[in-house]
C1' cells in the first nucleotide's frame, strides 16, 4: 500500500428498517450475630465520528477513526 471482519452500558453479548434486550459487575432492600451466598428491586448505552437514503437507521450506502486478521 491492497483486501476482509469488527466497533452497542464498566465488562461479555442480543436486537426482520418500526419504543435498544439481557447476563455479570456496581447501587438499594430482605435474609444473617456479622460477612459471603441466595432472593427481590431500581438504575445504567440517543449504538466509534460525520454525512446520505428512508415516513422511520444499531441495521442499508459513502467517508473518516480505532481494533483484529490476511496479502504484498
Nucleotide at each position: 500500500g491492497c483486501c476482509g471482519a469488527c466497533g452497542u452500558a464498566g465488562c461479555u453479548u442480543a436486537a426482520u428498517g418500526g419504543u435498544a434486550a439481557a447476563g455479570c459487575a456496581g447501587c438499594g432492600c430482605u435474609u444473617u450475630c456479622g460477612u459471603a451466598a441466595a432472593g427481590c428491586g431500581a438504575a445504567g448505552a440517543c449504538u466509534g465520528a460525520c454525512g446520505g437514503u428512508u415516513c422511520g437507521a444499531g441495521u442499508c450506502c459513502g467517508c473518516c477513526c480505532g481494533u483484529c486478521g490476511g496479502c504484498u

This is a predicted structure of a 72-nucleotide RNA (transfer RNA) from Candidatus Curtissbacteria bacterium RIFCSPLOWO2_12_FULL_41_16. Taxonomically the source falls in Candidatus Curtissiibacteriota (Bacteria, Bacteria candidate phyla). Its Rfam family is "tRNA". The family's RNA type in Rfam is transfer RNA. The coordinates come from a structure-prediction model, not an experiment, and the mean pLDDT is 84.